[in-house]
Context: one part of a larger RNA
RNA sequence: GUCAGCGAGUUGUCGUAUAUUUCGAUAGUUUAAGCACGAAAAUCGUGCGGAGGCACAGCGAAAGCGAGUCUGAAUAGGGCGCCAUGAAAUGUACGACUGACCCGAAACUAGGUGAGCUAAUCAUGAGCAGGGUGAAGCAUCGCGAAAGCGAAGUGGAGGCCCGCACCCGUUGUUGGUGAAAUAACAUGGGAUGACUUGUGAUUAGGGGUAAUAUGCCUAUCGAACCUAGAGAUAGCUGGUUCUCCCCGAAAUAUAUUUAGGUAUAGCCUCAUUGAUUUAAAUCCAGGGGUAGAGCUACUGGAUGAGUCCGGGCGGAGCAAUCCGUUCGUACCCAACCAAACUCCGAAUACUGGAUGUACACAAUGGGAGUCAGUCCCGCCCGGAUAAGCGGGUGCGGUCAAAAGGGAAACAUCCCAGACUCCCAACUAAGGUUCCUAAAUGAUCGUUAAGUGGUUAAGGCCGUUCAUUCUCCAACACAGCAGGAAAGUUGGCUCAGAAGCAGCCAUCUUUUAAAGAGUGCGUAACAGCUCACCUGAAUAGUUUCGCUUCGGCGAGAUGGAGGAUGGGCGCCAAAAAUGAACGGAGCUAAACGAUCUACCGACGUUGGAGAUUUAAUUUAUUUUAAGUGGUAGGGGAGCGUUGCAUGCGUAGCGAAGGCAGACUGUAAGGUCUGUUGGAAUGCAUGCAAGUGAGAAUGCUGAC
Numbered sequence: 001g002u003c004a005g006c007g008a009g010u011u012g013u014c015g016u017a018u019a020u021u022u023c024g025a026u027a028g029u030u031u032a033a034g035c036a037c038g039a040a041a042a043u044c045g046u047g048c049g050g051a052g053g054c055a056c057a058g059c060g061a062a063a064g065c066g067a068g069u070c071u072g073a074a075u076a077g078g079g080c081g082c083c084a085u086g087a088a089a090u091g092u093a094c095g096a097c098u099g100a101c102c103c104g105a106a107a108c109u110a111g112g113u114g115a116g117c118u119a120a121u122c123a124u125g126a127g128c129a130g131g132g133u134g135a136a137g138c139a140u141c142g143c144g145a146a147a148g149c150g151a152a153g154u155g156g157a158g159g160c161c162c163g164c165a166c167c168c169g170u171u172g173u174u175g176g177u178g179a180a181a182u183a184a185c186a187u188g189g190g191a192u193g194a195c196u197u198g199u200g201a202u203u204a205g206g207g208g209u210a211a212u213a214u215g216c217c218u219a220u221c222g223a224a225c226c227u228a229g230a231g232a233u234a235g236c237u238g239g240u241u242c243u244c245c246c247c248g249a250a251a252u253a254u255a256u257u258u259a260g261g262u263a264u265a266g267c268c269u270c271a272u273u274g275a276u277u278u279a280a281a282u283c284c285a286g287g288g289g290u291a292g293a294g295c296u297a298c299u300g301g302a303u304g305a306g307u308c309c310g311g312g313c314g315g316a317g318c319a320a321u322c323c324g325u326u327c328g329u330a331c332c333c334a335a336c337c338a339a340a341c342u343c344c345g346a347a348u349a350c351u352g353g354a355u356g357u358a359c360a361c362a363a364u365g366g367g368a369g370u371c372a373g374u375c376c377c378g379c380c381c382g383g384a385u386a387a388g389c390g391g392g393u394g395c396g397g398u399c400a401a402a403a404g405g406g407a408a409a410c411a412u413c414c415c416a417g418a419c420u421c422c423c424a425a426c427u428a429a430g431g432u433u434c435c436u437a438a439a440u441g442a443u444c445g446u447u448a449a450g451u452g453g454u455u456a457a458g459g460c461c462g463u464u465c466a467u468u469c470u471c472c473a474a475c476a477c478a479g480c481a482g483g484a485a486a487g488u489u490g491g492c493u494c495a496g497a498a499g500c501a502g503c504c505a506u507c508u509u510u511u512a513a514a515g516a517g518u519g520c521g522u523a524a525c526a527g528c529u530c531a532c533c534u535g536a537a538u539a540g541u542u543u544c545g546c547u548u549c550g551g552c553g554a555g556a557u558g559g560a561g562g563a564u565g566g567g568c569g570c571c572a573a574a575a576a577u578g579a580a581c582g583g584a585g586c587u588a589a590a591c592g593a594u595c596u597a598c599c600g601a602c603g604u605u606g607g608a609g610a611u612u613u614a615a616u617u618u619a620u621u622u623u624a625a626g627u628g629g630u631a632g633g634g635g636a637g638c639g640u641u642g643c644a645u646g647c648g649u650a651g652c653g654a655a656g657g658c659a660g661a662c663u664g665u666a667a668g669g670u671c672u673g674u675u676g677g678a679a680u681g682c683a684u685g686c687a688a689g690u691g692a693g694a695a696u697g698c699u700g701a702c
Base pairs, nucleotide, nucleotide: 001702002701003700004699005698006697012097013096014095015094016093017092018091019090020089021088022087023086028054029053030052034048035047036046037045038044039043058065059064068080069079070078071077101239102238104236108229109228110227111226112225113224119203120202121201122200123199124198125197126196127195128193130162131161132160133158137154138153140151141150142149143148166190167189168188171186172185173184174183205221207217208216209215214223242637243636244635245634246633247632252265253264254263255262256261266370267369268367269366270365271364272363273362274361277360281355282354283353284352285351286350292344293342294341299338300337301336303334304333306331307330309328310327311326312325313324314323315322316321373399375397376396377394378393379392380391381390382389404415405414406413419609420608421607422606424605425604426603430599431598432597433584434583435582439596441595442594443593444592445591446590452586458571459570460569462568463567464566465565466564467563468562469561470560471559472558480535481534482533483532485509486508487507490504491503492502515530519528520527541556542555543554544553545552546551610627611626612625613624614623615622638691640688641687642686643685644684645683646682647681648680649679656675657674658673659672660671661670662669663668
């Protein structure tokens, strides 16, 4: 790990509700303990026992009054009342106590067992190769008056030195389902001592022992082990076994030594009862201080101009004073800002009343679950006008508890709510070249960027549409050719200043036109060029009216230039495997607008069937509305074991096993064959050790 077996709402007492049955009356009903008698004697029966309970009257805090009473001054108004049940048994649901659905602590307490491991101690024994160093003391010699000192010997001290046994365990490697529940190898420390060790003893758990490490006390130590209290307790985790039908939540408020628990309310379900009951909607009546707006209407903020007063600085003046600048308070004018500003002020919402309808509503009682919510949209607060961020709000939505189609894939987005079946039809969102069901559909435009198929400020002489202004047959724009002059070198300045360093002025003339000069240029001139003018060439169409027939006026079209706005596009655009249409691929199969057809879902329709509720019917008849579902409530059943009664089967083969067929909406049931070798089924009722896939479940097998 698999398989098989076992494995979790039970027991007693009391209470509440409900269903069924029974008893007793009509104003009641009923006994409890206990007592007496009887009997087939853990008990039962009969009688006594009315203590007590429920009901019969309520209201008030109470005195109290009473079909009324309380409040009140009240005879008003208002609140609560005035309309019959009691007892017992059994089943079911829930609650209290009981181990109380099952498994699970760490711990606490009591009584015992342990010092054969280890710690310390006591008694009695044992062990320590070899080598080195050479204390005191002693004697000899020398010196000394002595005390004593020195030398060379002797001597053999030491928690002395090196190093086996022995004891220990420093470092490294190996080992780490080990050879080993602490070791092996190499290396290392002590090795006559506070040394090591044998045997026999002592100290015991709220304790001992401890050169203290919270170490050790039998692989167990911040309090040993065994048994008992004991099924300790566990607001915590895990698990909790057959089926179908109806309804179907919550993740909120308040309180909490409360925050992952619980209580009451809210939301769900079941039963009973009930009205001239109600949500929505419409109408009427209310209060408000939000959005907005406003502020010489307050409070506070804040910008500019001016005025008065005061101060500083500078200048003019003999001074008074004046001028300029700057700062501050106040006033005034203009334009502003505010969640904790308001002279103002909505829409909604909310409250009350009226009308008003559903399978909606209300009341009472039984049973719950829920108290971690999630994302999206609108409006807000916090945050950084961040977060798949935190918090609020909405007669909001989805998921949670919702499958199906679309969004490539994708709880929360879009469409749409699955009773079962159908190789029928129509649609939704979304789609219709191929992958891939359906128009390589129609009409008119746009885009050239593979834009579409990632992003901003900013930029673009990309392209397209519109508006507007100016010029043009008295010939426009661009290009080409020619002219672009005179007073004059304007005056000043200056070495020079002649259109063109700089300052001032910027006139006049000739002209078709030409600035006292747009730029280049010169030392200064010169020279080139521009503005401006002319020429040739280039657009040279058309409608209406008028006409002196030459043309003229108005408009459209056309030509040229400028400005503004709209559409699509371009640049801006750098990351880690190649990854920014789902792919192939597309110039439409992209984008904008209009139109028709088609595809497309468990939606809708059609056909067949099941079931719930309501109404209906001679009739499971007919009609209508339903039948997604977690926690959870309610209803109806299947199966297992045993008991009672009745009826059956079985060696001519029971139960059980294996296989197949048939059958019921499901749990299941029946039959046949085979195996097996002795019991067993059905109906009705009753009672439970009554259903297994999960609990790191338990036991066994493999």
A computed fold for a 702-nucleotide part of an RNA from a Candidatus Microgenomates bacterium, annotated as large-subunit ribosomal RNA, domain II. The source organism's lineage runs through Bacteria, Bacteria candidate phyla and Candidatus Microgenomatota. The sequence was found in a public genome assembly.